c-di-GMP-I riboswitch aptamer from Gallionella sp., 81 nucleotides, folded computationally. NCBI's taxonomy places the organism under Bacteria, Pseudomonadota, Betaproteobacteria, Nitrosomonadales, Gallionella.
RNA sequence: GUACUUACUUGGCAAACUUACCGAAAGGCAAGGGCGCAAAGUCACCGACCUAAGGGAGACUAUGGCAGCGGGACUGCGGCA
Numbered sequence: 001g002u003a004c005u006u007a008c009u010u011g012g013c014a015a016a017c018u019u020a021c022c023g024a025a026a027g028g029c030a031a032g033g034g035c036g037c038a039a040a041g042u043c044a045c046c047g048a049c050c051u052a053a054g055g056g057a058g059a060c061u062a063u064g065g066c067a068g069c070g071g072g073a074c075u076g077c078g079g080c081a
Base pairs, nucleotide, nucleotide: 002081004079005078012037013036017032018031019030021028022027035068041074042073043072045071046070047069049065050064054061055060
């Protein structure tokens, strides 16, 4: 460096749901919770998906989200070859 593999490593993360707060919403954040996760660590670059305040007669529309949907980039733990 690469492939494979494991969770008894006294370790890490944390879905639904509940409460408070932020937000137009999607969603975020903190605490509780624990479905799961070996990159469920980081980054919206590509596609998918969610929302539609503002805009638009309307259809729609991202400049808002989503990294626990896929791809990509960067970084990383134990074992083993």